About this RNA
Predicted 3D model of a 74-nucleotide RNA (transfer RNA) from a Candidatus Woesearchaeota archaeon. Its mean pLDDT, the model's own confidence on a scale to 100, is 83. The source organism's lineage runs through Archaea, Nanobdellati and Candidatus Woesearchaeota. The sequence is in RNAcentral, with records from ENA. Its Rfam family is "tRNA". Rfam links the family to the GO term triplet codon-amino acid adaptor activity.

[in-house]
């Protein structure tokens, strides 16, 4: 100095291939339930989807640039 492949909730991670309301599971918070914790059920609460800029009525998702890990290659 190139090529890929990851960044999405407090944590792991699915959506991206096909653009059309952003979701699961632990976690926390609150009820229920127990003498009492817990396990369980029942609900809340948490995201400018790595950052910009463009396409397009509509971008997590497509293009382009950028950052940041990760291999691999010179």
């Nucleotide at each position: 100095g190139g090529g890929c492949c990851c960044g999405u909730a407090g944590c792991u991670c699915a959506g991206c291939u096909u653009g059309g309301u952003a979701g699961a599971g632990c976690a926390u918070c609150u009820g229920a339930g127990u003498u009492a914790u817990g396990a369980u059920c029942a609900g809340a609460u948490g995201g400018u989807c790595g950052c910009g800029c463009g396409u397009u009525c509509a971008a997590a998702u497509c293009g382009c640039g950028u950052c940041g890990g990760g291999c691999c290659c010179g």